The prediction has a mean pLDDT of 81.
Predicted 3D model of a 73-nucleotide RNA (transfer RNA) from Humibacter ginsenosidimutans.
Taxonomically the source falls in Humibacter (Bacteria, Bacillati, Actinomycetota, Micrococcales).
Rfam family: tRNA. The literature on the family includes a 1993 paper in Trends Biochem Sci by Hou, "The tertiary structure of tRNA and the development of the genetic code".
RNAcentral holds the sequence, with entries from Rfam.
RNA sequence: GCCGACUUAGCUCAGCUGGUAGAGCAACGCUCUUGUAAAGCGUAGGUCGCGAGUUCGAGCCUCGCAGUCGGCU
Numbered sequence: 001g002c003c004g005a006c007u008u009a010g011c012u013c014a015g016c017u018g019g020u021a022g023a024g025c026a027a028c029g030c031u032c033u034u035g036u037a038a039a040g041c042g043u044a045g046g047u048c049g050c051g052a053g054u055u056c057g058a059g060c061c062u063c064g065c066a067g068u069c070g071g072c073u
Base pairs, nucleotide, nucleotide: 001072002071003070004069005068006067007066010025011024012023013022019056027043028042029041030040031039049065050064051063052062053061
């Protein structure tokens, strides 16, 4: 230098054919307990890597850039 995959909550990951972003774990609160843990219930947490385009509407489609990983030279 070229090719490919990936980037979504603190972490691991879903998200169908473009239609109002979710789960588990972690955190916090409550219940239970003499107390802790476990268990149950609830709450908060997101510019969907950045920028632009297409569209009535983009996490999803297109382009550029950045980062991580792998391959080729």